[in-house]
Context: one part of a larger RNA
RNA sequence: UGACGGGGGCCCGCACAAGCAGUGGAGUAUGUGGUUUAAUUCGACGCAACGCGAAGAACCUUACCUGGGUUUGACAUGCAGGGGAAAGCUACAGAGAUGUAGCCUCGGCUUCGGUCGCCGCUGCACAGGUGCUGCAUGGCUGUCGUCAGCUCGUGCCGUGAGGUGUUGGGUUAAGUCCCGCAACGAGCGCAACCCUCGUCCUUAGUUGCCAUGCCGAAAGGCGGAACCCUAAGGAGACUGCCGGGGACAACCCGGAGGAAGGUGGGGAUGACGUCAAGUCCUCAUGGCCCUUACAUCCAGGGCUACACACGUACUACAAUGGUCGGUACAGUAGGUUGCAAGACCGCGAGGUGGAGCUAAUCCUCAAAACCGGCCUCAGUUCAGAUUGAAGUCUGCAACUCGACUUCAUGAAGGUGGAAUUGCUAGUAAUCGCAGAUCAGCACGCUGCGGUGAAUACGUUCCCGGGCCU
Numbered sequence: 001u002g003a004c005g006g007g008g009g010c011c012c013g014c015a016c017a018a019g020c021a022g023u024g025g026a027g028u029a030u031g032u033g034g035u036u037u038a039a040u041u042c043g044a045c046g047c048a049a050c051g052c053g054a055a056g057a058a059c060c061u062u063a064c065c066u067g068g069g070u071u072u073g074a075c076a077u078g079c080a081g082g083g084g085a086a087a088g089c090u091a092c093a094g095a096g097a098u099g100u101a102g103c104c105u106c107g108g109c110u111u112c113g114g115u116c117g118c119c120g121c122u123g124c125a126c127a128g129g130u131g132c133u134g135c136a137u138g139g140c141u142g143u144c145g146u147c148a149g150c151u152c153g154u155g156c157c158g159u160g161a162g163g164u165g166u167u168g169g170g171u172u173a174a175g176u177c178c179c180g181c182a183a184c185g186a187g188c189g190c191a192a193c194c195c196u197c198g199u200c201c202u203u204a205g206u207u208g209c210c211a212u213g214c215c216g217a218a219a220g221g222c223g224g225a226a227c228c229c230u231a232a233g234g235a236g237a238c239u240g241c242c243g244g245g246g247a248c249a250a251c252c253c254g255g256a257g258g259a260a261g262g263u264g265g266g267g268a269u270g271a272c273g274u275c276a277a278g279u280c281c282u283c284a285u286g287g288c289c290c291u292u293a294c295a296u297c298c299a300g301g302g303c304u305a306c307a308c309a310c311g312u313a314c315u316a317c318a319a320u321g322g323u324c325g326g327u328a329c330a331g332u333a334g335g336u337u338g339c340a341a342g343a344c345c346g347c348g349a350g351g352u353g354g355a356g357c358u359a360a361u362c363c364u365c366a367a368a369a370c371c372g373g374c375c376u377c378a379g380u381u382c383a384g385a386u387u388g389a390a391g392u393c394u395g396c397a398a399c400u401c402g403a404c405u406u407c408a409u410g411a412a413g414g415u416g417g418a419a420u421u422g423c424u425a426g427u428a429a430u431c432g433c434a435g436a437u438c439a440g441c442a443c444g445c446u447g448c449g450g451u452g453a454a455u456a457c458g459u460u461c462c463c464g465g466g467c468c469u
Base pairs, nucleotide, nucleotide: 007469008468009467010466011465012464013463015459016458019423020422021421022420023419026315027314028313029312030311031310032309033308034306035305042053043052064301065300066299067298068297069296070295073126077125078124079123080122081121083119084118088103089102090101091100092099093098106117107116108115109114128290129289131288132287133286137284138283139279140278141277142275144273149188150187151186152185153184154183155164156163157162168179169178170177194267195266196265197264199235200234201233202232203231204230205229209224210223213222214221215220238261241255242254243253244252245251317416321375322374323373324372325371326370333364334363335362338357339356343352344351345350382413387408388407389406390405391404392403393402429451430450431449432448433447434446435445
C1' cells in the first nucleotide's frame, strides 16, 4: 500500500423479508458424469461446465472405429522431361473409391520448328495435419459488474515505500452535485449524445385507411385525405412553475399543468484491472511432432450404447378441468430451387391440381378467451409412456437411427423429503404464433403478440458489492 476478519460505522442489489409460480418425487426429451464399446471423436467443470461450442450426427457433416485404396497427393505455387485438349458418354469388374476397354474431342500466337491456355504421367521444390502446447501468443469471449470506481500532471507532505487530491459535512442511481479543505486542474469510467416504445404536429396517400356522399344483396367500386396506418422531419420533460423542508447550497417531499415527472419504459454501450478463466477444433500464429502417414479418398459402423448418478426442460397428476359442437380477436417474421388459396379425394398425416404472389397487393396466419351439451371425484371421458398393426412425407437410402397420422394398447403419476430457483408491472404466471439452422427432423434457441396478477412492514439475519476506519 493492499487483501482478509465468525472487528466497527454508513449504503446498495429479487440479497433477505412479503408474495406468486416452480425445481427436487413420476414419465419423456436433452446435456453431462460413469460404465460399456472396435469406436462410443474433441472441447467446456463452483458461481462464470452440464437444451454449452452444435442456428438442427440417417449418408454427407465427421474430426472416431473397422476394412478397401492413393503417395507431389483431396487443395496452392513454381521448375524440368515426356504425352495429350479438357469435360462428357457407354460397357465390364468392384461395397465404393477406383481400374480396364471403347466412343467422342479444342482454342490463341507462330519465323510452321514450335509455344501458351487446360489435363494426365515421371522427377524435384513443396503441399497437408480438427496432431501437441490457450502455461509461448494475437484476436474474440465469459466473469466480478452497468458495480462506481481507476488514474494522471503540477504543487505540497514524507529519508523512503508512499500520501494528499479521491478524505470530511450533506446529497445522488452514480467520484452525481453542493459546501469545506494544501491542494489546483485533467483523463478513462457515470450521465448525455444513438436506437426503440409512449403524446402531438407537418409532409406524403399506394398495395394500406373509410367519417360524409353515390352505386351494389354482399364483396367491393367510384370517391375522399378527415381517421387509422406507414416513414421522414419536427415539437415535447428542463426540477421549468408553485408550496414546504434544507446551510440562502446541492438536493428532498408535496402540488399544478401535462400523453408522459423527476434517469418516463426498454435496448445498445462494459473504465483500470481480476480469474496463467475459455478458445491452437472459427481464424491467425511461435515452438515441437507426423511425412507410403498423425496426410488423403471410399464403403460400412460409431457419435443415437445403458445396472446407474446429476443438470436443464416438456407433459401431467385433473372440475379455475377434460371432451364435443358453435363462434371471435393479434403481432413479429418468411416466401420464386419458394409461399401456396378456392375446389376435389382421404377418418387423418397427406394427395391431385393450381388461382394469386419477386409481396403494406397474393400466401403462411392463432390459441387461451366466449356461448352451449356431456362427464361428477374415480387411477376416471384425468394422464399419456410403452407396445402391436396399418399408413403418410422428405430423401440415392429411414435396419442400426427421421418426423408425422390412424386404429388398438393404456406404465408411472394422488402436487412431490432435505434442499433449492426465477420474478417488483404490462412484470410473474398462462396461451398460442413466427423465424434462423434445415431435403427431412425442435419439448431447444431467438423473437412476437393475446389474457394478465399477488406482494414489498422493513434491513436484524443469509449471499454479493461500494465507501470510511
This is a predicted structure of a 469-nucleotide part of an RNA (small-subunit ribosomal RNA, 3' major domain) from an uncultured bacterium. Its mean pLDDT, the model's own confidence on a scale to 100, is 85. The full RNA is in RNAcentral, with records from ENA and SILVA. Rfam family: Bacterial small subunit ribosomal RNA. Its family is annotated with structural constituent of ribosome and ribosome in the Gene Ontology.